[in-house]
RNA sequence: UAAUUCGUAUUUCAUUUUCUUCGUAUAAACUUGGAAAUAAGGUCCAAAAGUCUCUACCAAACUACCGUAAAUAGUUUGACUACGAUGAAUGACGAAAAAACG
Numbered sequence: 001u002a003a004u005u006c007g008u009a010u011u012u013c014a015u016u017u018u019c020u021u022c023g024u025a026u027a028a029a030c031u032u033g034g035a036a037a038u039a040a041g042g043u044c045c046a047a048a049a050g051u052c053u054c055u056a057c058c059a060a061a062c063u064a065c066c067g068u069a070a071a072u073a074g075u076u077u078g079a080c081u082a083c084g085a086u087g088a089a090u091g092a093c094g095a096a097a098a099a100a101c102g
Stems, first nucleotide, its partner, number of pairs: 006102003010097004015091001017089003021085005026056001031047005041066002050057001058078007
C1' cells in the first nucleotide's frame, strides 16, 4: 500500500407512528316530506342527492326579507374524511454500500 474478515458510526432503500404543506373529491352544495317558532322568531327530525370515494354534510357572524303568514335568502370565516405527492420527527434494526475509523 492492497486484499479479506469482524465491529463502530454514517449513507441509501424498505418499514411503524405522528405532524406540516400542496393537489383531487365537495360546492361542508342541491332536492323533498313531516313537525315547530314568529320581527326579542326564522328551529328540529327523516329521506334522497352529490364524489373513479369511505365518512361527513355542521357552527359562528353580518346583511336582507317576511307587517304576523308560511316560507326564508345572500355573504364571510372555520373542519373532518378518502386518495396522491412533499417535508420533518419518531420507532424498529431488515437489506445493501464506494469512502472513513478500529
Molecule: Purine riboswitch aptamer
Organism: Sporosarcina sp. NCCP-2222